[in-house]
């Protein structure tokens, strides 16, 4: 170089095809509380930021387009993982 997969919240992973109901399911961990004589396990809530609140505000690698709307479609690069090739 070519070909395929992939980068998403602390952390692991869905969600991507088929845009909207996503601050975005689940588990993991962390916080609070319930059980307990303690704990473990297990149940509840609750976990980007601001805000009592209602709500507002920034997010899917990054940089642009497309669209009223974009994690999600398009175009470039960046990075990682596997193949196969090229060098030696």
């Nucleotide at each position: 170089g070519c070909g395929g997969g992939g980068g998403u919240u602390g952390c692991c992973u869905a969600g991507c095809c088929u845009g909207g109901u996503c601050a975005a399911a689940g588990g993991c961990g962390c916080g609070a509380g319930g059980c307990u004589u303690a704990g473990a396990a297990c149940c509840u809530c609750g976990u980007c930021c601001c805000a009592u609140a209602g709500g507002g505000g920034u997010u899917c690698g990054u940089g642009g387009g497309u669209u009223c709307a974009a994690a999600u479609c398009c175009c470039a690069c960046c990075c990682c993982c596997c193949g196969c090739a090229c060098c030696a």